[in-house]
Molecule: c-di-GMP-I riboswitch aptamer
Organism: Dehalococcoidia bacterium
RNA sequence: UUCCGAGAAAGGCAAACCCGCCAAAAGGCGGCGACGCAAAGCCAAGGGUCUAAGGUUAGAACAUUUAACUAUGACAGCCGGGCUGCCGAA
Numbered sequence: 001u002u003c004c005g006a007g008a009a010a011g012g013c014a015a016a017c018c019c020g021c022c023a024a025a026a027g028g029c030g031g032c033g034a035c036g037c038a039a040a041g042c043c044a045a046g047g048g049u050c051u052a053a054g055g056u057u058a059g060a061a062c063a064u065u066u067a068a069c070u071a072u073g074a075c076a077g078c079c080g081g082g083c084u085g086c087c088g089a090a
Base pairs, nucleotide, nucleotide: 004088005087012037013036018031019030020029021028022027035077041083042082043081046079047078048075049074050073054070055069056068057067058066059065060064
């Protein structure tokens, strides 16, 4: 230094529920709270998943409405990949 990760130490993050705010929604942020995490730090230009405001198409209908498709919106705590990083037993 790299791999690796201990019934180690120091410290860190925080799922679900509930409350508030933002958003069309998915979801995000804050509080509360710990299911878990050695990258659960960052990256959405690979795959996947979620949402569908707007748009397109079709229908009903007659000033509205329904369905399908669609990411320019999200998820890094789904998988893979990239970048960075604390500690040090075997």